C1' cells in the first nucleotide's frame, strides 16, 4: 500500500404490562427491534489546504428463507409427492414513507404522523416463541503473500 493468491477470525435485535379466552410471547390495547455495502445539506476530529471518523429499517444495491431449476432416494402405472444435496443463472414472494419546515439543492437534516418484516411449526393466526441453525451469508478484519 492501488492489485493477484492463500488462510483463519468475526459476522442480529426485539413481547414488559393489560384484556378476552379452556388455550394465545401467535387475537385486542398500550409497548419492543431494526444485517451488510453505498449515499449524506447531519454530528464530531483536524485545520492554512487537502482530509478523516460517526450517521438511512421504508433512497440504491446485497445477504439469509422460499419459489424456481438441477441430482439421487422412497412411495406410485404415470402424473405427482415427500426426504436429502447442489445451482445462485431466473428475480416471482423478497418488505415499507409521507406532510410540514429550512435550503441553491433533501430520499438522508429538523418536527409530526404513518407504514414494514422468509419458510415450517404450534391447544389459538407470530417481526419478537420453537425449529431447519453448533447452518449459511452480504460483508468486516488480520496474517502470509504481492508490489514499491
Nucleotide at each position: 500500500g492501488a492489485c493477484a493468491g492463500u488462510u483463519c477470525u468475526c459476522a442480529g435485535g426485539g413481547c414488559g404490562g393489560g384484556g378476552u379466552g379452556a388455550a394465545a410471547g401467535u387475537c385486542c390495547c398500550c409497548a419492543c427491534c431494526g444485517g451488510c455495502g453505498g449515499u449524506a445539506a447531519g454530528g464530531g476530529a483536524g485545520c492554512g489546504u487537502u482530509u478523516c471518523c460517526c450517521a438511512a429499517g421504508c433512497c440504491c444495491g446485497c445477504g439469509a428463507g422460499c419459489g424456481c431449476c438441477c441430482g439421487c432416494c422412497a412411495u406410485g402405472c404415470c402424473a405427482a409427492u415427500g426426504g436429502c444435496g447442489g445451482g445462485g443463472u431466473c428475480a416471482g414472494c423478497a418488505g415499507a414513507u409521507c406532510c410540514g419546515g429550512u435550503g441553491c439543492g433533501a430520499c438522508u437534516c429538523c418536527g409530526g404522523a404513518g407504514c414494514c418484516g422468509a419458510c415450517g411449526g404450534u391447544u389459538a393466526c407470530a417481526g419478537u416463541c420453537c425449529g431447519g441453525a453448533u447452518g449459511a451469508a452480504a460483508g468486516a478484519g488480520a496474517a502470509c503473500g504481492c508490489a514499491g